[in-house]
C1' cells in the first nucleotide's frame, strides 16, 4: 500500500411480486333542482369543450385508482442505503416556474429503535430533518477474571474493523 474472503442485525439495507387495511362513500360519473359564463396545476400562446348551459351547490344513485404502509415468498447486497447542495438531462401542446425520475460531483450519517420540535402524507400509519437519553456493533485505552477470549469504566466510530495473502 494492493488483493480476495467475512461479521454486526430475527425489526440490517434494498428491489419485485402477492396479501390486508385504510385512502373512500373519497376522485369520477348518472339524473334532478338551484345558477349564469366559465372550464382545461401557475402565468402566458395553441388548441378543445361550453348558453344545446361552464364553474359552483343540494338531494339520490353508480363508484374507483395511484403514492405511502403490511403479509408472506424471491432475489442482490453489508455506505448495504438515506439525505442536503450544485450541475445536466428525460416526461406531458410550446415557453417559463413547480413537482417527479435518472446521472455526475461533492458534504452528513456505524446499526436499528423510543421521545420531542419541525415538514411531508387522508393519516395519530411511515418518510425526511434536528435534539435528547439509553440499547448494540467494531477499535483503543484502564482494572477485574482466568485457560479463557469474558465482565465493568471511559472514549473514538465505516476511507473504519476482521481472516488469509503478494510486496
Nucleotide at each position: 500500500a494492493g488483493g480476495u474472503g467475512g461479521a454486526g442485525g430475527u425489526c440490517g439495507c434494498g428491489a419485485u411480486a402477492c396479501u390486508u387495511a385504510a385512502u373512500a362513500g373519497u376522485a369520477a360519473u348518472u339524473a334532478a333542482u338551484a345558477g349564469g359564463a366559465g372550464a382545461u396545476u401557475u402565468a402566458g400562446g395553441a388548441g378543445u369543450c361550453u348558453u344545446u348551459g361552464a364553474a359552483u351547490a343540494u338531494u339520490a344513485g353508480u363508484g374507483a385508482a395511484a403514492g405511502g404502509a403490511u403479509u408472506u415468498a424471491u432475489c442482490g447486497c453489508c455506505g448495504a442505503a438515506a439525505u442536503g447542495a450544485u450541475a445536466u438531462g428525460u416526461g406531458a401542446c410550446c415557453u417559463a416556474a413547480a413537482u417527479a425520475c435518472a446521472u455526475a460531483u461533492u458534504g452528513u450519517u456505524g446499526g436499528g429503535g423510543c421521545u420531542a420540535u419541525g415538514u411531508u402524507u387522508a393519516a395519530u400509519a411511515g418518510g425526511c430533518a434536528u435534539a435528547g437519553a439509553a440499547c448494540u456493533g467494531u477499535c483503543a485505552u484502564a482494572g477485574c477474571a482466568a485457560u479463557u477470549c469474558g465482565c465493568u469504566a471511559u472514549g473514538u466510530u465505516g476511507a473504519g474493523c476482521u481472516a488469509c495473502u503478494u510486496u